The RNA shown here (transfer RNA) has 73 nucleotides. Its mean pLDDT, the model's own confidence on a scale to 100, is 84. The RNAcentral record of the sequence draws on ENA and Rfam.
[in-house]
RNA sequence: GGGGCAUUAGCGCAGUUGGGAGCGCGCCACAUUCGCAUUGUGGAGGCCACGGGUUCGAAUCCCGUAUGCUCCA
Repeated sequence: GGGGCAUUAGCGCAGUUGGGAGCGCGCCACAUUCGCAUUGUGGAGGCCACGGGUUCGAAUCCCGUAUGCUCCA
């Protein structure tokens, strides 16, 4: 220098033929308990890495950038 993959909640991840942003763990509240744990119910938390483009509509398609991993040279 070139190719490929990944980037979504505090952490680990799902979301593929473009239309609802979700799951597990964690966190908070309440219930349960003498108390803790467990369990149950509810809740908070995300400008979907960043900047543009296409489209009525983009996490999803296209272009560029950044970071990490990997392969080639």
Rfam family: tRNA. Rfam's curators write: Transfer RNA (tRNA) molecules are approximately 80 nucleotides in length. By type it is a transfer RNA.
RNAcentral records the identical sequence in 14 taxa.